A computed fold for a 75-nucleotide RNA from a Candidatus Aenigmatarchaeota archaeon, annotated as transfer RNA. The sequence is in RNAcentral, with records from ENA. Its Rfam family is "tRNA". About the family: Transfer RNA (tRNA) molecules are approximately 80 nucleotides in length. The family's RNA type in Rfam is transfer RNA.
[in-house]
RNA sequence: GGGGCCGUAGUCUAGCUUGGUCUAGGACCCCGGGUUUGGGCCCCGGUAACGGGAGUUCAAAUCUCCCCGGCCCCA
Numbered sequence: 001g002g003g004g005c006c007g008u009a010g011u012c013u014a015g016c017u018u019g020g021u022c023u024a025g026g027a028c029c030c031c032g033g034g035u036u037u038g039g040g041c042c043c044c045g046g047u048a049a050c051g052g053g054a055g056u057u058c059a060a061a062u063c064u065c066c067c068c069g070g071c072c073c074c075a
Base pairs, nucleotide, nucleotide: 001074002073003072004071005070006069007068010028011027012026013025020058030046031045032044033043034042051067052066053065054064055063
């Protein structure tokens, strides 16, 4: 220098192919309540995320482009 894959809560992950009932679902953690003599387990509820920007579209986590970061291959 060229090419490929990936990036979603504190952690892990689904959704991307086929745009729409997703102001984004699940698990763990955390917070509040119930239960308990107290704690754990269990039950109920809650907080928290689409790497950044631009474009296309009525509508973008999803499609396109650029950038950032990680991994791999070629030279």
Model confidence (mean pLDDT): 81 of 100.